Background:
A computed fold for a 75-nucleotide RNA from Candidatus Kaiserbacteria bacterium RIFCSPHIGHO2_12_45_16, annotated as transfer RNA. The sequence is in RNAcentral, with records from ENA. Its Rfam family is "tRNA". It is annotated as a transfer RNA. The organism belongs to Candidatus Kaiseribacteriota, within Bacteria. The same sequence occurs in records of 4 taxa.
[in-house]
RNA sequence: GUCGGUGUAGUUCAAUGGUCAGAACGAGGGACUCAUAAACCCUAGACGGUAGUUCGACUCUACCCAUCGACACAA
Numbered sequence: 001g002u003c004g005g006u007g008u009a010g011u012u013c014a015a016u017g018g019u020c021a022g023a024a025c026g027a028g029g030g031a032c033u034c035a036u037a038a039a040c041c042c043u044a045g046a047c048g049g050u051a052g053u054u055c056g057a058c059u060c061u062a063c064c065c066a067u068c069g070a071c072a073c074a075a
Stems, first nucleotide, its partner, number of pairs: 001071007010025004018055001027043004048064005
């Protein structure tokens, strides 16, 4: 340099272009208990960025950013 994958909650991952973007673990609180833990109930928390297409975008398109890989070139 060329091509491709990935980017969603603190972490690991889901989510046919259409309901309020969900789960597990983690965090905070409650209740329980003599007390702690576990199990139980509740709460907070996210779509990498900018444009475009569309009635409607996490989803499609372009560019940029980050990251991973393959190939090529040079030394």